[in-house]
RNA sequence: UAUGAAACAGGGCAAAAUCAUUGAAAAAUGAUGACGCAAAGCUGUGGGUCUAAGUUAAGGAUAAACAUUCUUGAUAUGAUCGCCAAGCUGCCAUU
Numbered sequence: 001u002a003u004g005a006a007a008c009a010g011g012g013c014a015a016a017a018u019c020a021u022u023g024a025a026a027a028a029u030g031a032u033g034a035c036g037c038a039a040a041g042c043u044g045u046g047g048g049u050c051u052a053a054g055u056u057a058a059g060g061a062u063a064a065a066c067a068u069u070c071u072u073g074a075u076a077u078g079a080u081c082g083c084c085a086a087g088c089u090g091c092c093a094u095u
Base pairs, nucleotide, nucleotide: 005095006094012037013036017032018031019030020029021028022027035082041088042087043086045085046084047083048080049079050078054075055074056073057072058071059070060069061068062067
């Protein structure tokens, strides 16, 4: 100096649930809360997962036609870093 295990100091973050707001939804933000976390700090960059407004395919209904509408499927450009990886930054220093 680096890594691993245990410990100390100052501290930090905040799951589920409930309420409010935003959103098509997933979910996010705030308050209460305290399951956990040494990166549970930051970046959605890659994979995974969640959602499907819009788009699109098939089928049905209505209709002269344009079109409207219903059901099912596909799709991220939406979301998640407290799912995993990657990048950047970072507290303590006793055994």
c-di-GMP-I riboswitch aptamer, 95 nucleotides, folded computationally. It was read from a public genome assembly, where an Rfam model found it. Rfam family: c-di-GMP-I riboswitch aptamer. Its family is annotated with cyclic-di-GMP binding in the Gene Ontology. Its mean pLDDT, the model's own confidence on a scale to 100, is 83.